RNA sequence: CCCUUAGAGUUUGAUCCUGGCUCAGAACGAACGCUGGCGGCAUGCUUAACACAUGCAAGUCGAACGCGAAAGGGCUUUGGCCCGAGUAGAGUGGCGGACGGGUGAGUAAUGCGUGGGAAAUCUACCUCGCCGUGGGGGAUAACCCGGGGAAACUCGGGCUAAUACCGCAUACGACCUACGGGUGAAAGGGGGCUUCGGCUCUCGUGGCGAGAUGAGCUCACGUCCGAUUAGCUGGUUGGCGGGGUAAAGGCCCACCAAGGCGACGAUCGGUAGAUGGUCUGAGAGGAUGAUCAGCCACACUGGGACUGAGACACGGCCCAGACUCCUACGGGAGGCAGCAGUGGGGAAUAUUGGACAAUGGGCGCAAGCCUGAUCCAGCAAUGCCGCGUGUGUGAAGAAGGCCUGCGGGUUGUAAAGCACUUUCAGUGGGGAAGAACGCCUCGGGGUCAAUACCCUCGUGGGUUGACGUUACCCACAGAAGAAGCACCGGCUAACUCCGUGCCAGCAGCCGCGGUAAUACGGAGGGUGCAAGCGUUAAUCGGAAUCACUGGGCGUAAAGCGCACGUAGGCGGCAACGCAAGUCAGAUGUGAAAGCCCUGGGCUCAACCCGGGAACGGCAUUUGAGACUGCGUCGCUCGAGUCUGAGAGAGGGGGGUGGAAUUCCGGGUGUAGCGGUGAAAUGCGUAGAGAUCCGGAGGAACACCAGUGGCGAAGGCGGCCCCCUGGCUCAAGACUGACGCUGAGGUGCGAAAGCGUGGGGAGCAAACAGGAUUAGAUACCCUGGUAGUCCACGCCGUAAACGAUGUCGACUAGCCGUGGGGUCCAUUUAAGGGCUUCGUGGCGCAGCUAACGCGAUAAGUCGACCGCCUGGGGAGUACGGCCGCAAGGUUAAAACUCAAAGGAAUUGACGGGGGCCCGCACAAGCGGUGGAGCAUGUGGUUUAAUUCGACGCAACGCGCAAAACCUUACCUAGGUUAAAUCCACAAGAACCUGCCAGAAAAGGUGGGGUGCCUUCGGGAGCUUGUGAGAAGGUGCUGCAUGGCUGUCGUCAGCUCGUGUCGUGAGAUGUUGGGUUAAGUCCCGCAACGAGCGCAACCCCUGUUGCUAGUUGCUACCGGUUCGGCCGAGCACUCUAGUGAGACUGCCGACGUGAAGUCGGAGGAAGGUGGGGAUGACGUCAAGUCCUCAUGGCCCUUAUGCCUAGGGCUACACACGUACAACAAUGGCCGGUACAAAGGGUUGCUAACCCGCGAGGGUACGCCAAUCUCAAAAAACCGGUCCCAGUUCAGAUUGCAGUCUGCAACUCGACUGCAUGAAGUUGGAAUCGCUAGUAAUCGCGGAUCAGCAUGCCGCGGUGAAUACGUUCCCGGGCCUUGUACACACCGCCCGUCACACCAUGGGAGUCAGUUGCUCCAGAAGUGGCUGUGCCAACCCGCAAGGGAGGCAGGUCCCCAAGGAAUGUCUGGUGACUGGGGUGAAGUCGUAACAAGGUAACCAAGGG
Repeated sequence: CCCUUAGAGUUUGAUCCUGGCUCAGAACGAACGCUGGCGGCAUGCUUAACACAUGCAAGUCGAACGCGAAAGGGCUUUGGCCCGAGUAGAGUGGCGGACGGGUGAGUAAUGCGUGGGAAAUCUACCUCGCCGUGGGGGAUAACCCGGGGAAACUCGGGCUAAUACCGCAUACGACCUACGGGUGAAAGGGGGCUUCGGCUCUCGUGGCGAGAUGAGCUCACGUCCGAUUAGCUGGUUGGCGGGGUAAAGGCCCACCAAGGCGACGAUCGGUAGAUGGUCUGAGAGGAUGAUCAGCCACACUGGGACUGAGACACGGCCCAGACUCCUACGGGAGGCAGCAGUGGGGAAUAUUGGACAAUGGGCGCAAGCCUGAUCCAGCAAUGCCGCGUGUGUGAAGAAGGCCUGCGGGUUGUAAAGCACUUUCAGUGGGGAAGAACGCCUCGGGGUCAAUACCCUCGUGGGUUGACGUUACCCACAGAAGAAGCACCGGCUAACUCCGUGCCAGCAGCCGCGGUAAUACGGAGGGUGCAAGCGUUAAUCGGAAUCACUGGGCGUAAAGCGCACGUAGGCGGCAACGCAAGUCAGAUGUGAAAGCCCUGGGCUCAACCCGGGAACGGCAUUUGAGACUGCGUCGCUCGAGUCUGAGAGAGGGGGGUGGAAUUCCGGGUGUAGCGGUGAAAUGCGUAGAGAUCCGGAGGAACACCAGUGGCGAAGGCGGCCCCCUGGCUCAAGACUGACGCUGAGGUGCGAAAGCGUGGGGAGCAAACAGGAUUAGAUACCCUGGUAGUCCACGCCGUAAACGAUGUCGACUAGCCGUGGGGUCCAUUUAAGGGCUUCGUGGCGCAGCUAACGCGAUAAGUCGACCGCCUGGGGAGUACGGCCGCAAGGUUAAAACUCAAAGGAAUUGACGGGGGCCCGCACAAGCGGUGGAGCAUGUGGUUUAAUUCGACGCAACGCGCAAAACCUUACCUAGGUUAAAUCCACAAGAACCUGCCAGAAAAGGUGGGGUGCCUUCGGGAGCUUGUGAGAAGGUGCUGCAUGGCUGUCGUCAGCUCGUGUCGUGAGAUGUUGGGUUAAGUCCCGCAACGAGCGCAACCCCUGUUGCUAGUUGCUACCGGUUCGGCCGAGCACUCUAGUGAGACUGCCGACGUGAAGUCGGAGGAAGGUGGGGAUGACGUCAAGUCCUCAUGGCCCUUAUGCCUAGGGCUACACACGUACAACAAUGGCCGGUACAAAGGGUUGCUAACCCGCGAGGGUACGCCAAUCUCAAAAAACCGGUCCCAGUUCAGAUUGCAGUCUGCAACUCGACUGCAUGAAGUUGGAAUCGCUAGUAAUCGCGGAUCAGCAUGCCGCGGUGAAUACGUUCCCGGGCCUUGUACACACCGCCCGUCACACCAUGGGAGUCAGUUGCUCCAGAAGUGGCUGUGCCAACCCGCAAGGGAGGCAGGUCCCCAAGGAAUGUCUGGUGACUGGGGUGAAGUCGUAACAAGGUAACCAAGGG
């Protein structure tokens, strides 16, 4: 200076936490889908280091050397000559092919990075300095001739040059040295001048020294994963001597020694080029190593050397191998991981382009040549950056689309229209920069004898551009050529319609879709980004989800069962020294690029250029001295030792005691014992059990006994003795940090189990039997073996738990309890204070998700160890180690899920608990269930038997009336029926006859011609046509309103404020009383309030007042004797208004309360009785067929009309009623007493007729008047005499009555006849607590007619309630919970089926590597000296020597082969478990006391 930390969804009914999964961001060498205007700058085989056709990618030098054409042209005597030309070309020679370019296979260190070292090194070309370059020799390519071969190529003979090769001479500061000495060079070319002697310049060349550059070697540190890889190593580690190299070195060899590496991770296996950097991130980190840059490695695979300054060499050589090609079959050739390109692989990656103009490289004196390095162009939206697709105006808010509540809204100033602009693209024209060198000329300087040459600086001149139709500029025309993609349920910005109907489909997570889908598909609209947008893969982030920064472990995953102790880590007080850590300064280094800052250049930006900072590091050096460390010397508080006391189920061994069980013997004694829910098995008359005595044997130790004691934990319990560990206290003395923790390691370690040998009373897996049960391999019972006990040896695990590692320090208190000390007081026993060690309860602060912990911490800190990282798979598989076995320990993965979990909350539930209600049970009365019939339902049937209602809370329910109608159903016949509006046409309207028909509809006649008028017409009505529109008891009550049922007339349900809790939530509303009641009182972090309860309302019970007809009649009168009349309103009654009852009064109880109990008074007494009244809510309860209504569906029909049929069917089953089975009765006769209602298309008196239903006639009454109307049971009298009857009345026959258009299907009633089942009803079940049940009749609604139903009314009128154990339902509190669709819940395991991954598996296939052998190409080296050979040496020569080439041989060694192991992967009949799957089977294990508490370990099924 820059930068600088974001969360969300998803477990639940809700909450907090834990925890995983998922998303939003950035980024990419990308790919895929849809789309696509321009430009700049970048980038482009991530896969097969797979195979490659073709072209090009490394040549150059005639100023090192010898040769040396042709085409073409000219001349010609036609032989040839000259030019071309000493050119092209090949060859000898030099330099360069070790650079540049590619790739990342191998490599975990022979690599890379950072910093060092070398007295242990080399370096062509380049630079500087010094000194040279003398004199000789012999060959050999090319070339010529000849031969072999298909070719590649090659052989022989002959000639020849050099800067090729070889001696000699000379030489230094070079090298070697035994210090005497010895060894070792060279080349010339070109230019100029020349008196031809030479001089000079330049390029070369040799020696030496130095530099620069490059390279080799070496050291330290850093550099991935696996321990289910723990031991590795023979040239291995070191030494001495040699060899080798440019150079140190086991690099190699001989000899000697026995070392070297490793838990600070050797060896082995897997993976990988490493770095600067890149991406991400606040950072620390994590991931990565494309493009660019320095390094390394590789060049078809493996091996090898040669040449050279440099290679073990990408476009060199040799060999082996695989592959490809050529071949005349004898042999040959090849290596794109250079640039293009091809095939292949793959989701996927470009042109067989231009140029050396620039930059750079090679060669050359130079011109120049070469250069797929490079610079450019091409292709690709692959990425980054920039620009455009127009701008302004424009409301009739056009048309169209979409939606609509039909008014409109929206698309939308958007378009059109009008006015402008012209970037980019297009056409035409102009037009930079990239170019400076070199070259030529002239001039200055240097060199030189020189004005040549050469070098250098400068002037002038002409020339050099692939890109390139360049950038850029100008002109022209015209809005003209230029917008898509994804998304719109939440996260996450953006909403409606239609289609679809758990289908089709979507989905990143949660999740959408089963008829109203903002989630699927389409459309309209919207949102986001934009020449792109989405998707997918992989990366970082979010993830503090491996936590260094920066997490945890009581219950969520997580403390080893416990201790001792090795390494390691950490360590008290004081002083001095050192300076390793640490801190500060300086120096070197930390390549460039990149990132960051800053300035500049392309119009901006991307991009590029300059400068700075940074590069967190390493190294060297100078200081500092606190802290850590190291050394020295001390100290006592940590730790320990000594002395004296003390407590204890601490451990081991040996003895010993009593009680009890069992067994044995004996006595007494008799029929049972035992056992259970009840039983049975079992034992017992061969004498059990019971009881008494005696004996045997084993095991365990009642009381004491205690959140008492001891121990590290496991664990330890009669008493005595022996041995032994630890602990505590007190007071001093001593040692002087001796300490803490503790990976590995070692030991201890309940029960069960195993081995050997004992022992065996009781108990008791297994097992047997008996029960239970649907079954019962269980629970219960009777037996019973291992075992339990002892000794020795194994095992090594437990819910081995305080689910809490060990050690130390610090931080309020109070109360108990065990051991010790001390002080006070005390006769003793006790007691009090202080202190210390242990062990408990509560609790402040603090901590915690909460529960809770709280000096015995889960508080605040320090030290060390162990452990965790979603659930399942799985503590499993494989491998290793341990074990006799059982098994233990260490310990995965595939696959699968969107959770699994902890704590707490509210409910619900419990075969949990407490309290309390209700005809809930009990106590009673009467029923139902059996029969018959009525009615409803199911089922069946049918053309149809319309539809709905289904536990309580459907089933005499909708239906307060199905013969037609109703009617919705079926069959058949027909058909825009009715209302409103519009247009057109006709006609007044309207009334009425006939025909056919089952009717509806239809056909055809007759009568009738109205009102207003400006005479055009108009109003109203009718009919017809057309258009919308109607109509639907069609579907959805799971789209709804309304209404209703139900829990339940149960006492509850909530709110405001406050308080508590992180929160869900709690409190209030709980508690103590009380009540019918959340009723009231008291208490209380609550105080109040609302909806409910109660009261207010109606009926009824007493009574006052008012009123008196149609009601009433006490008194008076009349009478036909009937309140009938006069009269009256007293009474009854009627119906309006009051009074009355409030625990008000007394007593007792109770908290001086609420209230309860009793009493008085009263018509009524503690809500007097009854009704109306139904809180928040529950049941997706019921109803779309009462009505209303969204959506969907039908439209000569699913609408409407009509006739007939059906809803009334009938083998059955169920519900609800009726009336019975009789004598408390039936029948006959007689005689009383209601209430509440209805009545004009109605009730109908009286009278007459009929046995009767009823008929006839007709008075009265719109009703306290008349009428229905007789009340019935009851009572009185008579009869029947227990029977299928004088009970009961079904069924059937005949004859009738009434209603109605019509009683056949299918009405009610009457009479006569017929007289069925039925003699009180199994399991089970219903109602009712007083004017109730039971019983008796009366009325009403519906209704033409049709109740045993329903709704009302009165008459007669009981029994019983000890009580709350049980059944059912409910209320409150509490408890447990794995339930929340809430127990009709949840949920486990086998089996069966399908699919998936995986373990074992006789084997088999492939790869990998170890060890031991065989083998041995090419090649270096060693040895040899068989053949051959020009230079040098000796020699006159022949010849010899040195040396070389070829050969032979030895060591090493690649491929290959053999044998045997290791590891890895594929596959495998069969087999094991595991996971997943909508409805399968069997059971019911767990969650409540889950019905046997659960769980842990082990045995059996």

A computed fold for a 1501-nucleotide RNA from an uncultured bacterium, annotated as small-subunit ribosomal RNA.